[in-house]
Order: sequence, then structure tokens, then C1' cells
RNA sequence: GGGGUAUAGCUCAGUUGGUAGAGCGCUUGCUUCGCAUGUAAGAGGCCAGCGGUUCGAAUCCGCUUAUCUCC
Repeated sequence: GGGGUAUAGCUCAGUUGGUAGAGCGCUUGCUUCGCAUGUAAGAGGCCAGCGGUUCGAAUCCGCUUAUCUCC
């Protein structure tokens, strides 16, 4: 110097820009003598940061940071 990645505690979706999701985990209730299992509900995210475009950006553009990879 070229390319990729960054979204919930973890692993990851999010397909042409239009209300942020799943699985696991966590909390609570029921179930049990108790635990586990099962079941119902809930909490948890300014989408790495800053700017730009747009009526509207996780999504498009620029820069920065971290990390992986190639030279």
C1' cells in the first nucleotide's frame, strides 16, 4: 500500500435506504421436597467513532480507530 470484518453478554442474520431480529445465555412466574427439564413473560442495542448525501441511513459516500489477511 490492496482487500475483508466491526449489530444484545456470546455466535450471527438483517436481499434493492422506510418500526432493529434469531439461537444460546440472563431475570421472574408456573411446574419440583429441591435441582434439572418443560412452559409463559421480561430485561438487555444511539448498529466501532466522526462527518456527508437524503424527507428518511445498520444499509450509500469520505475520514478515523480496532482486528484479520495479502503484497
This is a predicted structure of a 71-nucleotide RNA (transfer RNA) from a pig gut metagenome. RNAcentral holds the sequence, with entries from MGnify. Rfam family: tRNA. The family's RNA type in Rfam is transfer RNA. Its mean pLDDT, the model's own confidence on a scale to 100, is 81.